[in-house]
Molecule: Glycine riboswitch aptamer
Organism: Kaistia sp.
RNA sequence: GAACGACCGCCGGGAGAGUCCGAAGGGGGAAACCCCGUCGGCGCCGAAGGAGCAACCGCCCCGGAAACUCUCAGGCCAACGGACCGGACGGU
Numbered sequence: 001g002a003a004c005g006a007c008c009g010c011c012g013g014g015a016g017a018g019u020c021c022g023a024a025g026g027g028g029g030a031a032a033c034c035c036c037g038u039c040g041g042c043g044c045c046g047a048a049g050g051a052g053c054a055a056c057c058g059c060c061c062c063g064g065a066a067a068c069u070c071u072c073a074g075g076c077c078a079a080c081g082g083a084c085c086g087g088a089c090g091g092u
Base pairs, nucleotide, nucleotide: 006092007091008090009089010087011086012085013084018042020041021040022039023038025036026035027034028033043076044075045074049072050070051069052068056064057063
C1' cells in the first nucleotide's frame, strides 16, 4: 500500500399477536367526553436477549448450531423497538 472479514456508528427495507376485562390515579375540558401511564386478571405472538437439540457438523465421547422448539425475558392500534437483508462512507 492492496484485498478480504468482524464489530460499532449512519441510511433504506423489515413479520406476528388485545386499541380485551377490572381497580386506583394523573392531565385537558363548562359539560359530554378525550388523553396518559401504573397495578391485577384472562387470552395471544416470536424476529431484541435467553434456553433446548431429532436430523446435520464434529472420527467417537464431550461439544456446536438455525428463521426449528420453549416462552424466562420481551411484545400484542399507531409510534418506538425489532432478528435479518441491502447501501455508501467513517471508526476500531